The RNA shown here (transfer RNA) has 76 nucleotides and comes from Bifidobacterium longum subsp. infantis ATCC 15697 = JCM 1222 = DSM 20088.
[in-house]
């Protein structure tokens, strides 16, 4: 060295027919309770790995590069 998956919240991962970026825990306040836990509501919380192309418009397409998992390397 080729090929094939992933990379999205603090943590597992939807979102993949281009048009407001979410969900589950977690963490914060309220509610309830005599007091915690549990249950219930709410809220913060994001450069969608990075860099460039297409495009009105891209997490999503395209082309480099990175990291993390697999599988291949007998042909001169």
């Nucleotide at each position: 060295g080729c090929c094939c998956c992933g990379g999205u919240a603090g943590c597992u991962c939807a979102g993949c027919a281009g048009g407001c970026a979410g969900a589950g825990c977690g963490u914060c306040c309220g509610c309830c309770u005599c007091g915690u836990a549990a249950g219930c509501g709410g809220a913060a919380g994001g450069u969608c790995g990075c860099c460039g192309g297409a495009u009105c418009g891209u997490g999503u397409c395209c082309g480099g590069c990175c990291c993390g998992g697999g599988g291949c390397u007998c042909g001169a």

It matches the Rfam family "tRNA". By type it is a transfer RNA.